[in-house]
RNA sequence: AGAGUUUGAUCCUGGCUCAGAAUGAACGCUGGCGGCGUGCUUAACACAUGCAAGUCGGAUGUGCAGCAAUGUGCAUGGCAGACGGGUGAGUAACACGUGGAUAACCUACCCAGUAGAGUGGGAUAACGUUUCGAAAGGGGCGAUAAUACCGCAUACGACCAUUUAUUGAGAUAUAGGUGGUGAAAGCAGGGGGCCUUUAUGGUCUUGCGCUAUUGGAGGGAUCUGCGCCUGAUUAGCUAGUUGGUAGGGUAGAGGCUUACCAAGGCGACGAUCAGUAGCCGGCCUGAGAGGGUGAUCGGCCACACUGGAACUGAGACACGGUCCAGACUCCUACGGGAGGCAGCAGUGGGGAAUUUUGCGCAAUGGACGUAAGUCUGACGCAGCAACGCCGCGUGGGUGAUGAAGGCCUUCGGGUCGUAAAACCCUGUCGUCAGGGAAGAAGGGCCAUAGUUUAAGAGACAGUGGUCUUGACGGUACCUGGAGAGGAAGCCCCGGCUAACUCUGUGCCAGCAGCCGCGGUAAUACAGAGGGGGCGAGCGUUAUUCGGAAUUAUUGGGCGUAAAGGGCGCGUAGGCGGUAUAUCAAGUCAGAUGUGUAAUCCCUGGGCUCAACCUGGGAACUGCAUCUGAGACUGGUAUGCUAGAGUAUUGGAGAGGGUGGCGGAAUUCCACGUGUAGCGGUGAAAUGCGUAGAGAUGUGGAGGAACACCAGUGGCGAAGGCGGCCACCUGGACAGUAACUGACGCUGAGGCGCGAAAGUGUGGGUAGCAAACAGGAUUAGAUACCCUGGUAGUCCACACUGUAAACGAUGGACACUUGGUGUGGCGGGAGUUGACCCUCGCCGUGCCGUAGCUAACGCGAUAAGUGUCCCGCCUGGGGAGUACGGUCGCAAGGCUGAAACUCAAAGGAAUUGACGGGGGCCCGCACAAGCGGUGGAGCAUGUGGUUUAAUUCGACGCAACGCGAAGAACCUUACCUGGGCUUGAACUGCUACUGAUCGUGGCAGAGAUGUCAUUUUUCGCAAGGACAGUAGCAGAGGCGCUGCAUGGCUGUCGUCAGCUCGUGUCGUGAGAUGUUGGGUUAAGUCCCGCAACGAGCGCAACCCUUGCCUCUAGUUGCCAGCGAGUAAAGUCGGGAACUCUAGAGGGACUGCCCGGGUUAACCGGGAGGAAGGUGGGGAUGAUGUCAAGUCCUCAUGGCCCUUAUGUCCAGGGCUACACACGUGCUACAAUGGGUGGUACAGACCGUAGCGAAGCCGCAAGGUGGAGCCAAUCGGAAAAAGCCGCCCUCAGUUCGGAUUGCAGUCUGCAACUCGACUGCAUGAAGUUGGAAUCGCUAGUAAUCGUGUAUCAGAAUGAUACGGUGAAUACGUUCCCGGGCCUUGUACACACCGCCCGUCACAUCACGAAAGCCGGGAGCACUUGAAGAGGCUGUGGUAACCGAAAGGGGCUAGGCCUCUAUGGUGAACUUGGUGAUUGGGGUGAAGUCGUAACAAGGUAGCUGUAGGAGAACCUGUGGCUG
Repeated sequence: AGAGUUUGAUCCUGGCUCAGAAUGAACGCUGGCGGCGUGCUUAACACAUGCAAGUCGGAUGUGCAGCAAUGUGCAUGGCAGACGGGUGAGUAACACGUGGAUAACCUACCCAGUAGAGUGGGAUAACGUUUCGAAAGGGGCGAUAAUACCGCAUACGACCAUUUAUUGAGAUAUAGGUGGUGAAAGCAGGGGGCCUUUAUGGUCUUGCGCUAUUGGAGGGAUCUGCGCCUGAUUAGCUAGUUGGUAGGGUAGAGGCUUACCAAGGCGACGAUCAGUAGCCGGCCUGAGAGGGUGAUCGGCCACACUGGAACUGAGACACGGUCCAGACUCCUACGGGAGGCAGCAGUGGGGAAUUUUGCGCAAUGGACGUAAGUCUGACGCAGCAACGCCGCGUGGGUGAUGAAGGCCUUCGGGUCGUAAAACCCUGUCGUCAGGGAAGAAGGGCCAUAGUUUAAGAGACAGUGGUCUUGACGGUACCUGGAGAGGAAGCCCCGGCUAACUCUGUGCCAGCAGCCGCGGUAAUACAGAGGGGGCGAGCGUUAUUCGGAAUUAUUGGGCGUAAAGGGCGCGUAGGCGGUAUAUCAAGUCAGAUGUGUAAUCCCUGGGCUCAACCUGGGAACUGCAUCUGAGACUGGUAUGCUAGAGUAUUGGAGAGGGUGGCGGAAUUCCACGUGUAGCGGUGAAAUGCGUAGAGAUGUGGAGGAACACCAGUGGCGAAGGCGGCCACCUGGACAGUAACUGACGCUGAGGCGCGAAAGUGUGGGUAGCAAACAGGAUUAGAUACCCUGGUAGUCCACACUGUAAACGAUGGACACUUGGUGUGGCGGGAGUUGACCCUCGCCGUGCCGUAGCUAACGCGAUAAGUGUCCCGCCUGGGGAGUACGGUCGCAAGGCUGAAACUCAAAGGAAUUGACGGGGGCCCGCACAAGCGGUGGAGCAUGUGGUUUAAUUCGACGCAACGCGAAGAACCUUACCUGGGCUUGAACUGCUACUGAUCGUGGCAGAGAUGUCAUUUUUCGCAAGGACAGUAGCAGAGGCGCUGCAUGGCUGUCGUCAGCUCGUGUCGUGAGAUGUUGGGUUAAGUCCCGCAACGAGCGCAACCCUUGCCUCUAGUUGCCAGCGAGUAAAGUCGGGAACUCUAGAGGGACUGCCCGGGUUAACCGGGAGGAAGGUGGGGAUGAUGUCAAGUCCUCAUGGCCCUUAUGUCCAGGGCUACACACGUGCUACAAUGGGUGGUACAGACCGUAGCGAAGCCGCAAGGUGGAGCCAAUCGGAAAAAGCCGCCCUCAGUUCGGAUUGCAGUCUGCAACUCGACUGCAUGAAGUUGGAAUCGCUAGUAAUCGUGUAUCAGAAUGAUACGGUGAAUACGUUCCCGGGCCUUGUACACACCGCCCGUCACAUCACGAAAGCCGGGAGCACUUGAAGAGGCUGUGGUAACCGAAAGGGGCUAGGCCUCUAUGGUGAACUUGGUGAUUGGGGUGAAGUCGUAACAAGGUAGCUGUAGGAGAACCUGUGGCUG
C1' cells in the first nucleotide's frame, strides 16, 4: 500500500466481498511446562448452608467460675455499624467531565491555640418476683450504678439585639461600645509533704477523657459557564408555572414551602414528548482527523426484594438498622410470627458461555481499645479454566545401500528424504534425592542519656541487649542422579492468497468469504500422497475500527451515472466595497493556576529474558486568569463613490389586463340550378342520397381560431405570449452624470404566480374529440384505419398545484486567446440621404484556443478559474409504496419509511451482430426464355410400420441413386442354433511331448469329432527350428464417447476478404492503414489522405483446349512417283498433309479514335486463329457451424474377457396399409415400327479382350486366329439421312404385371441375380398448390466407354454427335460484399423482454375485534410517618409549704401522602377470520407492450377505457 466482482472487450460511477488489528468471548479438533493477568456480557431471576462489623472492664451495675490474681457472661454507657465490599436497575440530569463561585454553608475522630471543668438532684436496664404467648416477643410489681439523664452557678471566646467606624460596586464582612443568652464528667497510674471522716479519701502531679471557642487539615453540601445519544412521521410546553412581598423551613441561598399580588417563563441555536443509555480517566482501531466502546484498575453518581416514610447521628432518609404497604418464600398450636447474597464461597434457573461452600490475618489497610489485643470473604495467598499476553521445551551432530514402505510415473525413474535406521553426544522442562531464601516492619521484657514533673513515680519518643511473629510453603532458587527416555497439532493448497498430483463421485453427494466449482478425464466435492502457513495451539462464529475519499472538517459530488427546488418576492440567518480613528470579542504571543493516580511515549531499574512490576521525565493537544500585540475578522465613530438606487432624454417589443372592430375558412339554415351518385380506404364497408344528396349560385345564422408577414427574430421570472384599434399597466435597454451614500448578495420557514388534464356553479358549443356505437383488419383486435359521437376544448367566477414545468445545467459577482451571424441603442469617419466601413453597451445563435470532463461534450450565455448563499444525492428492487400528519369538494398533492431480496443496477464510448433503417454493388437471385420435378408405372434411397433380426451411421440449405466403385454364400457388423476358451491371427517366457501337414473311412447342417495310413528336420552334442499340450505375460472387440482427440471432409464460398510491423491518434477497449473520389471479376488498379510498408487470399505461374512454327515419322498418314487388288496405304517408297508428342511462338489494352482528373480504366475500331481474366480444370485466406466421421485409419479414457472375443450352418440387411426425396420409361406423328445407309471421341483387355467360321428365332453355344495393344480384340456408334407402313385411337403409343420355355455366371439363383424367346398388355392422353436446372458448343437431345465386379446399373463417372431460345433491366424474392445509422442484442433477432392468470414460498400493510405494556389526568381510598391544632386522660427531675402550676405525653382532629379502586382519553406491542399489493422460483397459461422506424416513434403529467401487457384524448419533451 491494495485486490476480486457489472462488459465480448473498455473507461467511469457504484455497491458487495477479501487481505490487517482487536476481544471479559463462545464452538470444533488438539494439548508438555512455567510466569503475569483475567473469569455471569444473559434473569437488578429466586436463594439452602457457612462466614462477611464489631470493639472497649482504664465509663457503670451485676450473674457465674475461681482461695485469689483473674476469666467469662448479661445489661446500661461510649465509639464504630454513613467506611470497606457489590451491582448498573433507574437516570438525557448540574448525573458526569472541565473551569469557576459560596459576600449563602456544615464537619465526629486528627493537629494547633485560648479559657474552663464549681455545686446539687431524680430515675432506669440487667437483676429479683409474678404473669400472657406455640413461638417471636411482651406486661405488672420491686431494687440499683455511671463518662446515662436533669437543675443551679460561672462566661475568656461564641451567639442574639442595637449602635459607631472601616474595606468594598454591594455588608450579611472586619474592628469597637451597650444590653441579653447558653457549658462541662470523670477514669487510670504515682511518690514525698500536708489535711481528716483513715479511705479504693482529699490536695498535688502525669496520661486518657470532658466543656466553650478560634484556626488548620481532610471530608461534605449548594450554585454556575461550557461540553454531553437518536427521532420533527414528537411543534408548541408551562398555574408553584415566572417574578415580587411576607411568614415558615434548612447547615445553608432558593417557589424549598404557604398566603397575597403581578402575568409571566421556555421553544426552530429544537422546548415538550418518545426511544436508548450510568458518566469520566481510559480501552480498541486509525497516518491523522475521526469512529467504536465504557469488563478488569482509578474518580464520581445511583441502587440494595418492590414502593413510601422518617428516626438516631457530626454524617443516612442507612446493602448485612427501624416503621408501613405490596409480591414471594418459610414456621405455626391458625391466634400469630420470620426473611431479603446487586458482600465471599456456593445452589437452582436462564444461557453459546464465566471458577473453590479453600488457607491466613504473616504483610498492606480499616473499626474499637491507653495498650496487649480482638474483629476484618477488605486484603494477602492457594485451587479451577490454553480465556489472554509472555517465555521455554518436545533434542543436537554425523549418516546414501539415496533401505523398506507409501504416492506418482512418460515405466526410464521421481518424491517423502539425511528424513528414518545406525553411530556419537547433550540434559532445558518434567521425574527422583538433598539443600534452601527474600517478603519481618513491628511487639514483649531488661538496661539507658533526653523531655515533662517538686520527684530517678509514671508517661513520651530514641539507643543497646534479649525473647518472639510467615497463610503462601519446604514455595522460588541452588546442587546431584537416571535417561532421548514422558511431551505436536491445527488449518489451508481454483483466483484474490503462500502451497499440485492421483483415485473415487458424476448438477448426485457435497463445497462456498466474493467470483463461483460438481452433468465421466474436478489442482474447487471426498480420500490419499506431496506441499504451504501458524505452532501448544490452529481454525470457525460473533462484534468493533480499518481498508471505505462508501457521509468527504482534513477529504466527495449534482448536463447524460443517484442528485438543481417549476418560477419569483421576501423574513430569520449566513456573507459583504473603500479611507481614517478607536475598542480589543475573535485572532496571535508570553506568564500563572489547574488538567488525580494509573495508562500511552521517552529514559533508567528489578524479576536469568520477556510479559509483568517500578523510579524519573515528557505529554495530557483542554479550561480559567493576568499581561501584551493590533495586521486580518468583528464592534463603534466619521468619511468616500467604483456596488446598488433615484432623476432626466430616447426609441424597441406576440410583456400583462379590459373593451371594441375585421376578413378568409368550416358547419348549419333558406331559396335557385341540376341528377345519381356522394363519401371513405391498402382494399372495402358502416354512413349520406330519387322524400333530390354531392356539385354549383345567392342570402342568412353562429362559434372558434387568426394564413401570408414569420426569422436558432422579439418580450416575459417561469408557465407562456401572434389579426387590427383604443384605454389602463409592469419590466428591460441606450445616452447624460444632477442626487442618495453600501442602502448590497443569497435566502430555511412564509407569501404569490404556475401548461395541459381534471373539479364546482352558470353560460356557450362551429370545428375537433376521451368515453361510447357501428364498419373493417385479424387466429383474436376491448387497438392502429373508416363513419358517427358525448364530456371536454371557449367565456365568467372559484378550486386543483402537477409535467421530459428541460439548457435534464439554482442565484449573484469578478477574471480568462479568438472568429462569424443576428435583434435593440449609441459614437466615429464619409455623406444630401441610404447602403457600406469601424468602435462601444445590452440581448440572442454558430464554430472554436487554453482549461475542464469517464467520455460525449462545454468552451466569456462555461460544464474554465475563484468567492458567497440556498436546494439536493449516497447501490438496485421493494417505493415515491405503507403507516402517520397536513392540504384538497373529489381526483389526488406534499412529507415519506421498514421487513424482505439481489450482486449487481447504471453512464459514456468500442468492436461485432441484427433491423419489417438508409446508400452503393454483385450472383441463373429475380425478370426474359428452354427443359423438367410435383400426377402414372417401375428403379433406388429414407421415414414409418413389421420382425427373432429387418446391423450401423448420415437429418434444412450442407441427410435421403449418401458411406455402398455394386448384400444369393462370402461381404456382414444383425438374428436363431451348434462349437472353442492363451483362443482364428501377433510377440515373448517356462515346462512337457514329437508330431503337424497330406490321403482315405465314419458321424454331423457344418464347424468339428473320431479312426486308419504315412512321415520328421538342422546339429557330433548341448541345443535350435516347427507343431501340439499345460501355464504366465498378454491377445481380441465394426463395444461406448466425433461433446476428450489426430487426420480427412462438407458448408458459407472461388465470396473478396482476413491480418501484421513500425508510426500516429485515443486514459482505454480500439482507431488509422483497409475509409474517401473513380474503376474492376477482384482490398484489381489509380488519385487523394498520418500514415508508410508487409503477409495470407485475388491475379499470374500449372494442366487441358483453340492458331502457327520447328523437330521426329511407327503400329499412324498418303500429295506426288511406281507396283497391286473385287475393293483396300495392301506393297515399294515418301515426310508434303492429317495425326501423334516434344520444344517454341502467339494476346500485352501493344496500336488508332473518343470519354475520363494529361490517371486507373471504359466505349468503339483495326489487325488477328483467338481481344480485353479467350473456353474449361486444378487451386478453397482468417474463420463459422462443439457441422460429419471412434464403422477407413490412428488414438486418450471407460467397458467385456468360457464373452460384447472367435468358428460354423441357416436366416436377415431384399419385409410392406403408408409418406417423402432422387431417377428411368412414357403418355406419342418433331412420333412408333421396319429396310437400307453415313459420320465420332475417349477408354479397356492375359485368371483378360476374344476375331473369322459354324449352331441357335434369341440370350447364347462352339471355335480359338490375333493381341501384353496408334499393330489384335471389345466395336455395332446412335440420333441423322433415304424409302415403306401406321393417322390420333388407350392406338402398330406405353410397357408394368403375370404365365410358360430357356441362356449365362457361380459350391449354390427358393427366400434373392441378370438376360432371351413366346404369350399377357396395367396405369398413363403432359400432371394442383408448389418447386428445380440452365446464359453457348451451354440447355435440350443422341449414343459410346470405364471403375466396382464370378454374376448383377435406370446409379456414379468419362467421352464425343446434333445443337437452340432469352437477358428490357435491378422495383421485388433469396444469398453475399462495402459504407453509414439505431440498438436495452454479445449463446449476438431462432436475440432480448413486459404484464395478467395458475402453483409454491417469504416478509409486510389493512381488518370486526381480542390480549398485554407504559406514562399522565380526574374522582375515590388514606397505612406508616412528619407538621399543625387539641389534649377534660396520664405524668420522677423545675416552681410551690400544700392545693396546684409549668412542661411533657397517650388519645382525638386536620394537612401532605405510598398503595388500592373507578373513569375517559393517549401511546406502544402481540395476536386476528378475511383481504391487499410486493419479493423470490430450470423447463405452466395468454398474448407481444418495449429495445431496429420493434413493425401505430418512444417517453411524460393528467383523464377515461380495457383479460393482460396496454389503448385513446389533451398539452409537453427528444432521451